[in-house]
Overview:
The prediction has a mean pLDDT of 79. SAM riboswitch aptamer (S box leader) from [Bacillus] enclensis, 152 nucleotides, folded computationally. Taxonomically the source falls in Rossellomorea (Bacteria, Bacillati, Bacillota, Bacilli). The model forms 91% of the base pairs in the Rfam consensus.
RNA sequence: CUCUUAUCAAGAGCUGGCUGAGGGAUUUGGCCCUGUGAAGCCCAGCAACCGACCGUAAUACCGUUGUGAGACGGGGCGCUGUAUGCGCCGGAAGAUUCCAUAAGGCACGGUGCUAAUUCCAACAGAAAGGAUACCUUUCUGAGAGAUAAGAG
Numbered sequence: 001c002u003c004u005u006a007u008c009a010a011g012a013g014c015u016g017g018c019u020g021a022g023g024g025a026u027u028u029g030g031c032c033c034u035g036u037g038a039a040g041c042c043c044a045g046c047a048a049c050c051g052a053c054c055g056u057a058a059u060a061c062c063g064u065u066g067u068g069a070g071a072c073g074g075g076g077c078g079c080u081g082u083a084u085g086c087g088c089c090g091g092a093a094g095a096u097u098c099c100a101u102a103a104g105g106c107a108c109g110g111u112g113c114u115a116a117u118u119c120c121a122a123c124a125g126a127a128a129g130g131a132u133a134c135c136u137u138u139c140u141g142a143g144a145g146a147u148a149a150g151a152g
Stems, first nucleotide, its partner, number of pairs: 001152008013043001016042003022033003027122004044114003049110003053105002061074005075089005080083001090099003118144001123141008
């Protein structure tokens, strides 16, 4: 730099310190923030993408279906914000046991982030209203962008 996947309406100092003029990705049109201190650095905080650690469990059960692998229901186990919630009952041995694993937890490490929906719109489609072929509002999708992980 390119590609793939996932997320992007939540959260985090309006008076923490240094610094001293811009910033909100690019283009366009808006609209905002900013010497009552922008961007940047440090501190502090938020979040939970990746790593680490914890969690490690559940009758080798019953019924239905299927040639079988499996599927459905009952039953059972773990978790949390207790909900028509989330995740599961795997492998070996053979009846002792061993090896794994999820949701979830933690916030130690790697990032990231800490005004306004990614500040709004641009491209396409749908609906409603006003108007007469345009405008406004709402919704959906795409494009572009940001972040993380993986690959080249």